The RNA shown here (SAM riboswitch aptamer (S box leader)) has 85 nucleotides. It was read from a public genome assembly, where an Rfam model found it.
RNA sequence: UACUUAUCGAGAAAGGUGGAGGGACUUGCCCUUGGAAGCCUUGGCAACCUGCUUUUGUAAGGUGCUAACUCAAUGUAGAUAAGUU
Repeated sequence: UACUUAUCGAGAAAGGUGGAGGGACUUGCCCUUGGAAGCCUUGGCAACCUGCUUUUGUAAGGUGCUAACUCAAUGUAGAUAAGUU
């Protein structure tokens, strides 16, 4: 990079830095100077794999997530995990 499978109405934020954007794209709608993105720190959640435990628990390891149903759509598609290449 590509392919396959599964999931995407549950759950979970404070501080520092920064200084105008952000929510995949389009349209809409929304968040934001009462401080956006990004970065750092400390927490938290528990979706997948592993461990422990045998209960649907634990949060130790690898990822992930932590506004709104993936924010909405007779739309395009996207994201994450695991496996293969």